This is a predicted structure of a 102-nucleotide RNA (Glycine riboswitch aptamer). The sequence was found by an Rfam model in a public genome assembly.
[in-house]
């Protein structure tokens, strides 16, 4: 060093499936027959459908120091997720670091 590969970080972009039913409790409103009902939200737990692009597994093209082994965006959903929020492979781009090249 205006190159390249890794890692690691900041931004920016980023798909896909129920705002599904139900119980219990908390909080707010509201109605009065004062202690009970209705909406609405949050946590929990059950229930059924669903999604794959965190992670996990499973096969395989291929590849390799060929005994083995490394392998997906294919497959399976066990975790995970199905309104925002979060995360999100992956892609772009700044910055550090370490190897390599000129």
């Nucleotide at each position: 060093u205006a190159u390249g590969a890794c890692g690691a970080u900041g931004c920016g972009g980023g798909a896909g499936a129920g705002a599904c039913c139900g119980a219990c409790g908390c909080g707010a409103a509201u109605g009065c027959c004062u202690g009970c009902a209705u909406u609405c939200g949050c946590u929990u737990c059950g229930g059924c459908g669903c999604c794959g692009a965190c992670g996990g597994a499973g096969c395989a093209a291929c590849c390799g120091c060929c005994c083995c082994g490394g392998a997906a965006a294919c497959u399976c959903u066990c975790a995970g997720g199905c309104a925002c929020c979060a995360g999100g492979a992956c892609c772009g781009u700044g910055u550090c670091g370490u190897c390599a090249g000129g």